[in-house]
RNA sequence: CAGGGGGCCAAGGCAGCCGCGAGCAGGUUUUACCGGUUCGAGGAAAGUCCGGGCUCCACGAAGCAAGGGUGGCGGGUAACGCCCGCCGUGCGCAAGCACAGGGAAAGUGCCACAGAGAGUAUACCGCCGAUGGAGGCUAAACCUCACAGGCAAGGGUGAAAGGGUGCGGUAAAAGCGCACCGGGGCUCUGGUAACAGCGUCCGCAUGGCAAACCCCACCCGGAGCAAGGCCAAAUAGGGGUCUCGCGCUGAAAAGCAGUGGCGCUUCGCCGCGAGAGACCCGGGUUGGCUGCUUGAGCGGCUUGGCAACAGGUCGCCUAGAUGAAUGGCUGCCCUUGGCGGGAAGGUCCCUUGGGAUACCACCGUCAAGACAGAACCCGGCUUAUGCGGCCCCCUGACGC
Numbered sequence: 001c002a003g004g005g006g007g008c009c010a011a012g013g014c015a016g017c018c019g020c021g022a023g024c025a026g027g028u029u030u031u032a033c034c035g036g037u038u039c040g041a042g043g044a045a046a047g048u049c050c051g052g053g054c055u056c057c058a059c060g061a062a063g064c065a066a067g068g069g070u071g072g073c074g075g076g077u078a079a080c081g082c083c084c085g086c087c088g089u090g091c092g093c094a095a096g097c098a099c100a101g102g103g104a105a106a107g108u109g110c111c112a113c114a115g116a117g118a119g120u121a122u123a124c125c126g127c128c129g130a131u132g133g134a135g136g137c138u139a140a141a142c143c144u145c146a147c148a149g150g151c152a153a154g155g156g157u158g159a160a161a162g163g164g165u166g167c168g169g170u171a172a173a174a175g176c177g178c179a180c181c182g183g184g185g186c187u188c189u190g191g192u193a194a195c196a197g198c199g200u201c202c203g204c205a206u207g208g209c210a211a212a213c214c215c216c217a218c219c220c221g222g223a224g225c226a227a228g229g230c231c232a233a234a235u236a237g238g239g240g241u242c243u244c245g246c247g248c249u250g251a252a253a254a255g256c257a258g259u260g261g262c263g264c265u266u267c268g269c270c271g272c273g274a275g276a277g278a279c280c281c282g283g284g285u286u287g288g289c290u291g292c293u294u295g296a297g298c299g300g301c302u303u304g305g306c307a308a309c310a311g312g313u314c315g316c317c318u319a320g321a322u323g324a325a326u327g328g329c330u331g332c333c334c335u336u337g338g339c340g341g342g343a344a345g346g347u348c349c350c351u352u353g354g355g356a357u358a359c360c361a362c363c364g365u366c367a368a369g370a371c372a373g374a375a376c377c378c379g380g381c382u383u384a385u386g387c388g389g390c391c392c393c394c395u396g397a398c399g400c
Stems, first nucleotide, its partner, number of pairs: 001396009012333007020040005026034003042371001046382002049380005054224004059268006067220005072086005087101001088099004102215002107213002109209003124155002126151003131148002133145004163181006182204001183202004188197003228290004238281007247256003258272004297316008334369008345360002347356004
């Protein structure tokens, strides 16, 4: 200097005029105005994909079922499908990146087309023809044929063809045998573990797909601020159909049978005991207050930890709208890019003063400044995004 990888910040600034919302205190003609002061959208507010806080509902406990979610190990967290670290596999020269990462010998299913054959799967092109057969030759030798028979090493098809390379062996071949690699088992060592390594044994294969159904392990109530609470107001304390039941003791109270409350069962609890349950049609209310912003909050320092994060200490308070506020205009500045200008700076060349203008800087002019708006709150993930700055790491070239 160039190319690449990882992380962080940031998301234009200032002023003037006019116009908005909330809080606080004050004034006044007291719910309507007046001025003062403080604050007033985001890194994603977006998607509504996860997890919660909070609120209400479900009668509770245990077990089972249905449905859904996650899927290497360990840690963090309120929790998670999130984050951190590590392991493994793959990609990359590397820094690094990605992973829907348990099981294919429980079962079912799929692998199009091509190809002979795609899973208790094969012989298209081929190789052999030792043995049997046929022929030639004087001849058992030798030669020819390739019929029977043998092969899957070579070639082809394909994403994939029953481990790979080499040697031996064979008629030609094959883990058939051997060496190494690959795969599997076992002891030991290291590690919390996933796993890794040394050693040793086994010719060992029984393809791939589970982001196919499925099996295994672990986890999981439902609905949601349009939750919910209060006030005011209004209407029709409306109408219809069906099922089960209306039993026993008692003067009554009460009790029993029976019945209802979870998808099923057991236990408990609550209700009815003359009522319980299901369905359909129709009417009123759409107003106000609250929930509503101090929170698993933010920042500095420090301790522990590889880190995520946790502890301690000091400081800060930063929207709460409700058809929905934070805007409009003007000027200057900033950043980036295009075009033009000259040469007073840097830079380059020649030498003491000139020349050059590709680059930086300077002047002028034009354009642009992204993605995009809270609505109960928070932790994540995912998606969109213009210009720019800083830090660390990898590779290459040149120079010292």
Notes
A computed fold for a 400-nucleotide RNA from Erythrobacter sp. HA7-11, annotated as Bacterial RNase P class A. It matches the Rfam family "Bacterial RNase P class A". By type it is a ribozyme. It is recorded under the gene name rnpB. Lineage of the source: Bacteria > Alphaproteobacteria > Sphingomonadales > Erythrobacteraceae > Erythrobacter. Of the family's consensus pairs, 93% are formed in the model.